[in-house]
Context: one part of a larger RNA
């Protein structure tokens, strides 16, 4: 150079835009880079190869082919690739009319529980566990009932149900907005796709800064359990959970499966759309998109997977090379920190 791989064995970047690059639909003409054929000139000598000769052979050395897969440079060839002018509509994407939807962000209300606090009623426990004690309570709890205040979350509905590129999103209106899907085939006319860098997003935890704080609730106190309990069970409870602003940037960021595109049997549900009919219309059939089961073939080590492919191919980017040392050390960068990205060796089996 070439050859293997990446659901579970080592291996898909957490997910997106989008530079460079890679690659890229149907056709006419020209170009003749790239590719093919011929000729030319170059490709030193010496080695290598092949022969022929000289040393008694051999090595060695002389001669002569051959070789040197290259390059430069004429002539021509035009399928392909690529270059130019053009045309095209099947890909992309515009327009028109619709359709669902917890898709974002702002704001406004909205009821049940909780808690604390007035007030009323009552009057001795209540609360907790396996049992129990810490704990609350005649200063009057627990129960109730009536009234205020507060903060978070939104029961049913609710569903292998929608929606988003992913983190993710559910009470209700309104206002602002992103995106997808069908229908018409009206319109541009390849305007794609895929992405090293590089830019944007990124659960929860964590920081900063200023609020806010009902419940839960790390840390920490108590009590209990045990041989001991720094635990599980209990009563308390600070940060934290909540809001603004800014940071952090990681996850079993998972479908452990990258994007995109085309072709490859079925059979069955659920969503959200279009379209058809003499009559059967709670119903039938056709057609689009998601979104789940089952399964031919194929495919896998096997589990499995199977038009939502891990089938059968074609771009493109990532990444993977025994275990452990290890996601450490070192250097660079970012970070307020915490710590991220990046990332070895020695040694050992």
């Nucleotide at each position: 150079c070439u050859g293997g791989g990446c659901u579970u064995a080592a291996a898909g970047g957490g997910c997106g835009c989008g530079u460079a690059g890679g690659c890229g639909g149907c056709u006419u003409c020209c170009c003749a880079a790239g590719u093919c054929a011929g000729g030319g000139g170059u490709g030193a000598a010496a080695u290598c190869u092949u022969u022929c000769g000289g040393c008694u052979u051999a090595a060695c050395c002389g001669g002569a082919a051959a070789a040197g897969u290259g390059c430069c440079u004429c002539u021509g060839a035009u399928a392909c690739u690529g270059g130019c002018c053009g045309c095209c509509u099947c890909g992309a994407g515009g327009g028109a009319g619709g359709u669902a939807g917890g898709g974002g962000c702002g704001u406004g209300c909205g009821g049940a529980a909780c808690u604390u606090c007035c007030g009323g009623u009552g009057g001795a426990g209540c609360g907790g566990u396996g049992a129990a004690a810490u704990g609350c309570g005649u200063a009057g709890a627990u129960a109730u009932c009536g009234g205020a205040a507060g903060g978070a979350a939104c029961a049913c509905c609710g569903g292998u149900g929608g929606c988003g590129a992913a983190a993710g999103c559910g009470g209700c209106g309104c206002g602002c907005u992103g995106g997808a899907c069908c229908u018409c085939u009206u319109c541009u006319g390849a305007c794609g796709c895929u992405g090293a860098g590089g830019c944007g997003c990124g659960a929860a935890a964590g920081c900063c800064a200023g609020g806010g704080g009902a419940g839960c609730g790390a840390a920490c106190g108590g009590g209990a359990u045990u041989a001991g309990a720094u635990a599980c069970c209990c009563c308390g409870g600070u940060a934290g959970u909540c809001c603004u602003g800014g940071c952090c940037c990681u996850a079993a960021a998972c479908g452990u499966u990258g994007a995109g595109a085309a072709c490859u049997a079925g059979g069955u549900a659920g969503u959200c759309g279009g379209c058809c009919g003499g009559a059967c219309a709670u119903g039938g059939g056709c057609u689009g998109a998601c979104u789940g089961c089952c399964g031919a073939a194929g495919c896998g080590a096997a589990a499995g997977u199977g038009c939502u492919a891990a089938g059968u191919u074609c771009u493109c980017c990532g990444c993977c090379u025994g275990g452990g040392g290890a996601g450490u050390a070192u250097g660079g960068u970012c970070g307020c920190a915490a710590g991220g990205c990046u990332g070895a060796a020695a040694c050992u089996c």
Molecule: small-subunit ribosomal RNA, central domain
Organism: soil metagenome